[in-house]
């Protein structure tokens, strides 16, 4: 230096340009138990890595950047 691929809650993940951005593990809280676990039932947690763009609308299309994993030199 070129080529590709990825970044979405504390961790994983799902989301074909259009409804409130899904879900499972975590955490809190109530019930349950003599306790702790398990089992119910609720909450809290995101502004989608960072910036412009294109569009009536962008997590999702286009550039640029920044970080990570592969190739190839």
């Nucleotide at each position: 230096g070129g080529g590709c691929c990825c970044a979405u809650g504390g961790u994983c993940u799902a989301g074909c340009g259009g409804u409130u951005a899904u879900g499972a593990c975590g955490u809190c809280u109530g019930c349950u138990u003599g306790a702790c676990g398990u089992g119910c039932a609720g909450a809290a947690g995101g502004u989608c890595g960072g910036g412009a763009g294109u569009u009536c609308a962008a997590a999702u299309c286009u550039c640029c950047c920044u970080g990570g994993a592969c190739c190839c030199a």

Source information
Transfer RNA from a Nanobdellota archaeon, 73 nucleotides, folded computationally. The prediction has a mean pLDDT of 82. The sequence was found in a public genome assembly. Its Rfam family is "tRNA". Rfam classes the family as a transfer RNA. NCBI's taxonomy places the organism under Archaea, Nanobdellati, Nanobdellota.